Annotation: This is a predicted structure of a 1403-nucleotide RNA (small-subunit ribosomal RNA) from an uncultured bacterium. It matches the Rfam family "Bacterial small subunit ribosomal RNA". Rfam links the family to the GO terms structural constituent of ribosome and ribosome. The prediction has a mean pLDDT of 83.
[in-house]
RNA sequence: AGAGUUUGAUCCUGGCUCAGGAUGAACGCUGGCGGCGUGCCUAACACAUGCAAGUCGAACGGGAAUAGGAUGAAACCUAGUGAUUCCUAUUCUAGUGGCGGACGGGUGAGUAACGCGUGGGUAACCUGCCUUGCACUGGGGGAUAACACUUAGAAAUAGGUGCUAAUACCGCAUAAGCGCACAGAACCGCAUGGUUCAGUGUGAAAAACUCCGGUGGUGUAAGAUGGACCCGCGUCUGAUUAGCUGGUUGGUGAGGUAACGGCUCACCAAGGCGACGAUCAGUAGCCGGCCUGAGAGGGUGAACGGCCACAUUGGGACUGAGACACGGCCCAAACUCCUACGGGAGGCAGCAGUGAGGAAUAUUGGUCAAUGGCCGCAGGGCUGAACCAGCCAAGUCGCGUGAGGGAUGACGGUCCUAUGGAUUGUAAACCUCUUUUGUCAGGGAGCAAAGGACGCCACGUGUGGUGUUUUGCGAGUACCUGAAGAAAAAGCAUCGGCUAACUCCGUGCCAGCAGCCGCGGUAAUACGGAGGAUGCGAGCGUUAUCCGGAUUUAUUGGGUUUAAAGGGUGCGCAGGCGGAAUGUCAAGUCAGCGGUAAAAUUUCGGGGCUCAACCCCGUCGUGCCGUUGAAACUGGCGUUCUUGAGUGAGCGAGAAGUAUGCGGAAUGCGUGGUGUAGCGGUGAAAUGCAUAGAUAUCACGCAGAACUCCGAUUGCGAAGGCAGCAUACCCGGCGCUCAACUGACGCUCAGGCACGAAAAGCGUGGGUAUCGAACAGGAUUAGAUACCCUGGUAGUCCACGCAGUAAACGAUGAAUACUAACUGUCCGGGCCGAUUGAGGUCUGGGUGGUACAGCGAAAGCGUUAAGUAUUCCACCUGGGGAGUACGCCGGCAACGGUGAAACUCAAAGGAAUUGACGGGGGCCCGCACAAGCGGAGGAACAUGUGGUUUAAUUCGAUGAUACGCGAGGAACCUUACCCGGGCUCAAACGACGGAUGAAUGUAUCUGAAAGGAGGCAGCCCUUCGGGGCAUCCGUCGAGGUGCUGCAUGGUUGUCGUCAGCUCGUGCCGUGAGGUGUCGGCUUAAGUGCCAUAACGAGCGCAACCCCCAUCGCCAGUUACCAGCAAGUAAAGUUGGGGACUCUGGCGAGACUGCCGGCGCAAGCUGUGAGGAAGGCGGGGAUGACGUCAAAUCAGCACGGCCCUUACGUCCGGGGCGACACACAUGUUACAAUGGCAGGUACAGAGAGAUGCGAUGCGGCGACGCAGAGCGGAACUUCAAAGCCUGUCUCAGUUCGGAUUGGAGUCUGCAACCCGACUCCAUGAAGCUGGAUUCGCUAGUAAUCGCGCAUCAGCCACGGCGCGGUGAAUACGUUCCCGGGCCUUGCACACAAAGGCCGUCAAG
Repeated sequence: AGAGUUUGAUCCUGGCUCAGGAUGAACGCUGGCGGCGUGCCUAACACAUGCAAGUCGAACGGGAAUAGGAUGAAACCUAGUGAUUCCUAUUCUAGUGGCGGACGGGUGAGUAACGCGUGGGUAACCUGCCUUGCACUGGGGGAUAACACUUAGAAAUAGGUGCUAAUACCGCAUAAGCGCACAGAACCGCAUGGUUCAGUGUGAAAAACUCCGGUGGUGUAAGAUGGACCCGCGUCUGAUUAGCUGGUUGGUGAGGUAACGGCUCACCAAGGCGACGAUCAGUAGCCGGCCUGAGAGGGUGAACGGCCACAUUGGGACUGAGACACGGCCCAAACUCCUACGGGAGGCAGCAGUGAGGAAUAUUGGUCAAUGGCCGCAGGGCUGAACCAGCCAAGUCGCGUGAGGGAUGACGGUCCUAUGGAUUGUAAACCUCUUUUGUCAGGGAGCAAAGGACGCCACGUGUGGUGUUUUGCGAGUACCUGAAGAAAAAGCAUCGGCUAACUCCGUGCCAGCAGCCGCGGUAAUACGGAGGAUGCGAGCGUUAUCCGGAUUUAUUGGGUUUAAAGGGUGCGCAGGCGGAAUGUCAAGUCAGCGGUAAAAUUUCGGGGCUCAACCCCGUCGUGCCGUUGAAACUGGCGUUCUUGAGUGAGCGAGAAGUAUGCGGAAUGCGUGGUGUAGCGGUGAAAUGCAUAGAUAUCACGCAGAACUCCGAUUGCGAAGGCAGCAUACCCGGCGCUCAACUGACGCUCAGGCACGAAAAGCGUGGGUAUCGAACAGGAUUAGAUACCCUGGUAGUCCACGCAGUAAACGAUGAAUACUAACUGUCCGGGCCGAUUGAGGUCUGGGUGGUACAGCGAAAGCGUUAAGUAUUCCACCUGGGGAGUACGCCGGCAACGGUGAAACUCAAAGGAAUUGACGGGGGCCCGCACAAGCGGAGGAACAUGUGGUUUAAUUCGAUGAUACGCGAGGAACCUUACCCGGGCUCAAACGACGGAUGAAUGUAUCUGAAAGGAGGCAGCCCUUCGGGGCAUCCGUCGAGGUGCUGCAUGGUUGUCGUCAGCUCGUGCCGUGAGGUGUCGGCUUAAGUGCCAUAACGAGCGCAACCCCCAUCGCCAGUUACCAGCAAGUAAAGUUGGGGACUCUGGCGAGACUGCCGGCGCAAGCUGUGAGGAAGGCGGGGAUGACGUCAAAUCAGCACGGCCCUUACGUCCGGGGCGACACACAUGUUACAAUGGCAGGUACAGAGAGAUGCGAUGCGGCGACGCAGAGCGGAACUUCAAAGCCUGUCUCAGUUCGGAUUGGAGUCUGCAACCCGACUCCAUGAAGCUGGAUUCGCUAGUAAUCGCGCAUCAGCCACGGCGCGGUGAAUACGUUCCCGGGCCUUGCACACAAAGGCCGUCAAG
């Protein structure tokens, strides 16, 4: 000192939360010792028991006991014992009396108060004991308790009669410097008044004891101590408490008191308090201090100390120096106890202790040794005050639980990339050493000073000195010494970020955690456990509370355009603030000195306990009071001034207001005319009006309301607001100029008053043309209590009154001063200009724009401030609840003003940024639409999918981007699914060890097969150790198409072959970010050019690669054949050739290069030239940053999880082919541009040996038999549409071919489920297809056939290729879809399938 949390990110505002310190604490886990201090915060609840205030016999009369003495009855008997009585001494004490029980101790209920704090006052007072001074202490009297007797009563207690004493009580005497009354002088004081002196009158005392020293007593005057009263200032919250007060305020007189006082009373007056908060309500003992804080502050008032109040509750007095009295009295009340029911007793908020309450707080301990208190002459007594001990980690301080060495870095644990390593960890073991604390043994304090007792000495008779002696609860404690021995002594919390510290396992939005943000849905560093680590440590965490952080109530030290916050506006009392000069005062202010600020505490400096805590000594001090000064500033008083303010004079502008009058257009209505079928209204309609004559049009008339154009960043007004014209000696304000007058008269303004003529609303009375809430009807719609239409009441208008609110906004209170410029406009003035005044310049006031500095979170503001300052007012303090509830005030009401809380959330919010989005805008592109051609959607079939079914119908793919997809080929196999039968080192493979033997071949039984049983034949090499091979057994590795594509790699789809996506440096911005990449032109293109705070660069685009189109060169066999030659029925058939075609290589060619036009350029354009090809020539490959947690664990690989006589593996059979149905993709058709029959022509690209198969023969045919050639430019491989001829003649047909019956062929171990093909027969639906939808822009669509992969065969009508024939159309970019760029809005960012509001239902 800060940090976390609003967002995709940013800056700000703003709340919430955390890290710190503290506690009379409590709870959880744990616990060795000591020192010092602390310990009912709750029930001022109730209390058993014991103790907490007594003492004095030197005040008194008695009594009791003991000791001694005297006396000596009765009896016994002479020894005495000894009743009784008297005396002396000692001890005790019920009563009278004195002093003390008003202190000490407890508690905080009450109290918001002179209660407390602080500082003063008493000239308005008291004070026992103590100290000092002076004076006195004479002489009498009558009682009474105790006691005795007795009465009542259960008791407590009370009463009667009689006796007695005092330092008890009462007169008398005496008495001043005492009290009271009267009147005088001097001096003094802040008023009443005080002090001193002298006078007169009057009044009040006493107690004795004695050792003769004295101790007591009385009066009085002082002191000291303790109290009493009064005053200034300070002392919680609420105004949703605004008025309170009858002894109330004052006076006179009296009473009362220690004393002043309405303290009390009589009379008189009508005052007193209050917005500077009275009264009322709530809460609370106050302070020194304590906690926190940098401080200012905030919180608190346990312990210790001061004050106050209280003593079961309420009231009262008595005694006394002092009380209205905690352990006194009386009364009342509640409660408890005793009772003989008549009546009595009690008060722990003293110390212990008990119950109760509560989260929670201790012993029914010891001692008066010390300190202190009361009594006493004293010894001494009493003292739960006090000092000690006991209990509690409840706090704080200190100490310890060992120290050094010790690596094979042991064992064990944990983790990992696991033959091994890391960590626990020098930690342990082991060696050496030490012994604080604890244990045992021995010694052993200080606290003790005084006082007392006994002796001695000095002064001189009770003081001092001195010697001896006496007194210790704690305690044989602290402390010291010795002994043995590492011995007996470590936990708690945390480990996602904040915040120091990380891994494994378990769990699987469960269990749980959490201070905030937030973790947990199968790989959790956040849950639980473990290992490890971090922090603190005899403690550690949690909870509660306070301060801090929080400048988040802001005095120090905040704000109000948009985040919460300027009152709707003005006037204005109180209040606050206030121009220039001068004089004075000294209230504020400043300075010096003094008093006080108790002690303790804190700070600083010292000292004592071994240290520390603790204790002791010294020191500092913001406040208040007094006093002495200063005079700048503020203030008071006085005198001046003119610049603030106002007055006056002269001009000026204006929709400022009020009242009256007038005007035209429009609208509606009325009357009359013309005129005829519609009008009106809408997106389209309908309701409505109209043949009883509307709408339209003409004329006349009536009514009410509003004032077109001018008219605007115009003007005026305090705001609301104000607009036709005119009038008013009706009225207000403003601006400029002059500088004549006054002389600070000013600014602001809580409450108050007024305006509020925005609208709506209310009351009364008018008015009512238009418009028009409510309402009615018609539409729209899923509905439409709306938007649209037709009507229409209140209202809209006027007068008077109320209401008092608006996004009453510039979301910006008023006033004053200062601070760069530039440019409009409105109203003035001066100067210049001139022949009628355009304009220029200077200077005031208003109203706009741009912009510097500055400010601001930014947007923005910027002399009209949101800048720099001052003054005053208003308002704000997280969001919701809520401007709600209650209360009060106002109102006729509607409602307005004022204005909470419970509860709940961790945000709500402002400005700006980047995206995404918009049924926002601009520009552009694409078979996107449009223009066309052909299809799909209807039929039948094929294939795929969904659904259903099933033992199984294996699995995956699911909008575009799944559905003739994985699969380029499921009868078995494939196969992953189902049923059944087998196996478990396993179906396969590797390594090691052991055993056996060749391997292998062949026949048999059983079985559906796999498998099982089992017969025969049958080894090689050798260095003799063994090896090779095979089988079996054992061990280690297996195996899994089981799960997770949301753990992954790789691969792929899509946006999209769309033109985008970024970086470096620089610059701009607080920042996110921007710029570059925007703008203009251009392009298929972020393609290029120009411009430019940007300059460059990268990935994409393009090009480089392949095929096709042209040409050249080289090379020609199996291809070709022009020329030459041979040859055939024909034929490149042959020789030969290298010309052509072609094949295979290598090159050329196209670049807007040339020309015209347009253009700055890039580029565009032209029926241009040339060229095979022209503006990217056509096609392919090539897919940026990224998006969809897109697809795939079943192609492969791989982490984790799961199965292991099975989820592995082998075999037989079945299934993947099911079938009411739905969808997708195709094939064939519905026919004449056609079908059928016959004839006839022309390709390209491929494939081929378990193959292609010519050709011949057989079969109607599929095909079969025989078989040349060909591993192929050589052999095999019919092209079809087309063309020619014929036929059919518009029909469910000579269209269409499904389905079905029969007969076959081929492949294959095997065609039943479940193959293809052929022939004969059968001949279904279907006559061009609804809404809707798909492809295609040229060699394209359409149409025609051919080939290939897979493959034994084939469900192929699919896929991938090949060539043949070969069109139509594109005006154009408004619209649909998708995309790109710029811009705009946004409360979206999981980004529109978003976000959010209301209602209903369920929980």
The RNAcentral record of the sequence draws on ENA and SILVA.